Model confidence (mean pLDDT): 87 of 100. A computed fold for a 350-nucleotide part of an RNA from an uncultured bacterium, annotated as small-subunit ribosomal RNA, central domain. Rfam family: Bacterial small subunit ribosomal RNA.
[in-house]
Context: one part of a larger RNA
RNA sequence: CUGGGUGUAAAAGGGAGCGUAGACGGCAUUGCAAGUCCGGAGUGAAAGCCCACGGUCCACCCGUGGGACUCCUCUGGAAACUUUAGAGCUGGAGUGCGGGAGGGGCAGGCGGAGUUCUUAGUGUAGCGGUGAAAUGCGUAGAUAUUAGGAGGAACACCGGCGGCGAAGGCGGAUGACUGGACGGCAACUGACGGUGAGGCGCGAAAGCGUGGGGAGCAAACAGGAUUAGAUACCCUGGUAGUCCACGCUGUAAACGAUGGAUACUAGGUGUGCGGGGACUGACCCCCUGCGUGCCGCAGUUAACACAAUAAGUAUCCCACCUGGGGAGUACGAUCGCAAGGUUGAAACUC
Numbered sequence: 001c002u003g004g005g006u007g008u009a010a011a012a013g014g015g016a017g018c019g020u021a022g023a024c025g026g027c028a029u030u031g032c033a034a035g036u037c038c039g040g041a042g043u044g045a046a047a048g049c050c051c052a053c054g055g056u057c058c059a060c061c062c063g064u065g066g067g068a069c070u071c072c073u074c075u076g077g078a079a080a081c082u083u084u085a086g087a088g089c090u091g092g093a094g095u096g097c098g099g100g101a102g103g104g105g106c107a108g109g110c111g112g113a114g115u116u117c118u119u120a121g122u123g124u125a126g127c128g129g130u131g132a133a134a135u136g137c138g139u140a141g142a143u144a145u146u147a148g149g150a151g152g153a154a155c156a157c158c159g160g161c162g163g164c165g166a167a168g169g170c171g172g173a174u175g176a177c178u179g180g181a182c183g184g185c186a187a188c189u190g191a192c193g194g195u196g197a198g199g200c201g202c203g204a205a206a207g208c209g210u211g212g213g214g215a216g217c218a219a220a221c222a223g224g225a226u227u228a229g230a231u232a233c234c235c236u237g238g239u240a241g242u243c244c245a246c247g248c249u250g251u252a253a254a255c256g257a258u259g260g261a262u263a264c265u266a267g268g269u270g271u272g273c274g275g276g277g278a279c280u281g282a283c284c285c286c287c288u289g290c291g292u293g294c295c296g297c298a299g300u301u302a303a304c305a306c307a308a309u310a311a312g313u314a315u316c317c318c319a320c321c322u323g324g325g326g327a328g329u330a331c332g333a334u335c336g337c338a339a340g341g342u343u344g345a346a347a348c349u350c
Base pairs, nucleotide, nucleotide: 003322004321005320006319007304008303013318015202017200018199022195024193026089027088029086030085031084034082035081036078037077038076039075040074041073042072049067050066051065052064053063054062055061092192093189094188095187096185097184099182104178105177108174110172111155116150117149118148119147120146121145122144126137127136163170164169207248208247209246210245211244212243216242217241221237222236223235224234259317260316261315262314263313264312267295268294269293270292271291272290273289274288275287276286277285299306300305323350324349325348332343333342334341335340
């Protein structure tokens, strides 16, 4: 390379999107004939190769004849399929009209509970903390309690194998701006599609730069305990950080450890949001679309399990794997302010 694979065992799905090139692509029709198929001609040197016969016998070897030489060139034709050109279609895709749902996004002002601090009042000897204690706080009046004030962060209940988002993720209420999905109607466009190497933007937490902010929590750090020791677990404190603005970083068990798209393949039962039917009727019931769960047949699987949200049956495209260690290391390249990221070996060894 081929082949076989990528939920876990057992290596392997890119963190996730948009999209360039490329490879792939619906129904019906006409033309051309590049691929494809059929015929003819030429070429395909000799030796070699295969077959047969021969060299007085066998083998090597040699000779003669035949075959083959997958290719290529020229030429005549075929038109199913692929390509291509033209003219069409509506089922894929998109637009439109009229709807309801939602923690989707972004910026703004607003609210209450709680913690902390602070001012004042009441009040007096403890409070706090633990397995037990101590450090700590408190007669300079703490803890507790009442009233006022300040400030930052987060939004109890509702809340739900419930919703939205491509993923990361998103939760007080409110008006503004704004993205997407879904169902209904079939008016319009007429294959406009799926995938996507590079590329571009997005991307938790921690971390970094500049400037703010700082209530609570809390790496580091200090003290108290525990212990043989205790650079820990427990306790009292506490700084970065956590928050905001702008910029960088670009990684995670970024997980469903399961790439995307399309079609097909028993059922049952919840739930969210639509549509329709029947009904006196909001309900209930029946049908139906999209999502989200559970159970389960066929089938798949080494098993576990998956099972219309497939790990089933197929097609298309991308990514990735090829024994363990060495090693996600070294070197080089590239990105980054740095930390480091991306790409990514070998010797040696089992």